[in-house]
């Protein structure tokens, strides 16, 4: 170049569905209270009664998560950092944040477990680090076949995917 392996918790996406989110957030109504609410700023709303508070009614949604099924595929995919470039949050500007592209560094892989961190969570999820596990290579060591060059099983130490294996 091609073609493939690792794992039966490999990776990452999509539709449906279920729990959570939450009787919350936001609305109605009625009483309280008497000028401020809106995240800064204009602007909106507001004594025809804001904000806080109480009562009662109706009441989500998004991340995230689980289970089905389907597609991609094995730097699959994460994360860090520069940049294009669209969306969101608010009607405008700041300002936040979120997707996808390019470009460079990093991690072999899932897992326990400890700090951060994000999150509504005791669900998860990301960084780091630690313990072992697996897979691959190299190198020793041993034992078996053996055409004595090598193949195979174990075990040890090590390395990394820009690798391994087959053509």
């Nucleotide at each position: 170049g091609u073609a493939g392996a690792g794992g039966c918790u490999g990776c990452a996406a999509a539709a449906c569905u279920g729990a959570u989110c939450a009787g919350u957030a936001g609305g109605g109504u009625g009483c309280c209270g008497g000028a401020g609410u809106u995240a800064g700023a204009c602007g909106a709303c507001g004594g025809u009664g804001a904000a806080c508070g109480c009562a009662u009614c109706c009441c989500a949604a998004a991340g995230g998560u689980g289970g089905u099924u389907u597609u991609g595929c094995c730097g699959a995919a994460g994360u860090c950092c520069g940049u294009u470039u669209u969306c969101a949050g608010c009607g405008u500007c700041a300002c936040u944040g979120a997707a996808a592209g390019c470009g460079g560094a990093u991690u072999g892989g899932g897992g326990u477990u400890a700090u951060u961190c994000u999150g509504a969570a005791c669900a998860a999820g990301a960084a780091u680090a630690u313990c072992a596990c697996u897979g691959u290579c190299a190198u020793u060591u041993a034992u078996g076949c053996u055409u004595c060059a090598g193949c195979a099983u174990a075990a040890a130490u090590g390395g990394a995917g820009g690798g391994c294996u087959a053509c």
Lysine riboswitch aptamer from uncultured Planococcus sp., 167 nucleotides, folded computationally. The organism belongs to Planococcus, within Bacteria. Its Rfam family is "Lysine riboswitch aptamer". From the family's description: Riboswitches are metabolite binding domains within certain messenger RNAs that serve as precision sensors for their corresponding targets. Model confidence (mean pLDDT): 82 of 100. The sequence is in RNAcentral, with records from MGnify.